[in-house]
RNA sequence: GUUUGUCAUGGGCAAAACUGUCGAAAGGCAGUGACGCAAAGCCUCCGGUCUACCAGCGAAAGCUCAGGAUAGCGGGGUUGCAGGC
Numbered sequence: 001g002u003u004u005g006u007c008a009u010g011g012g013c014a015a016a017a018c019u020g021u022c023g024a025a026a027g028g029c030a031g032u033g034a035c036g037c038a039a040a041g042c043c044u045c046c047g048g049u050c051u052a053c054c055a056g057c058g059a060a061a062g063c064u065c066a067g068g069a070u071a072g073c074g075g076g077g078u079u080g081c082a083g084g085c
Base pairs, nucleotide, nucleotide: 001085002084003083004082005081012037013036017032018031019030020029021028022027035072041078042077043076045075046074047073048070049069050068055064056063057062
């Protein structure tokens, strides 16, 4: 450099749940904890999904809206890891 991600030594990450905390919420963060993960490292560019404070509409009930969230929903980008060549 290329290819594969079956085998993962040494190691790495950590779902649900519970507790604390931030947030309007979705959800985030920390601790405990392991369902799983070969990028479950990082980035919202594309599609999806979730939420709806503000805003708009409505007589009301409520509806719509991402500038919010999700990278552990998928694609893409980028940097790595292991084996082969």
Predicted 3D model of an 85-nucleotide RNA (c-di-GMP-I riboswitch aptamer). Its mean pLDDT, the model's own confidence on a scale to 100, is 85. Of the family's consensus pairs, 95% are formed in the model. The sequence was found by an Rfam model in a public genome assembly.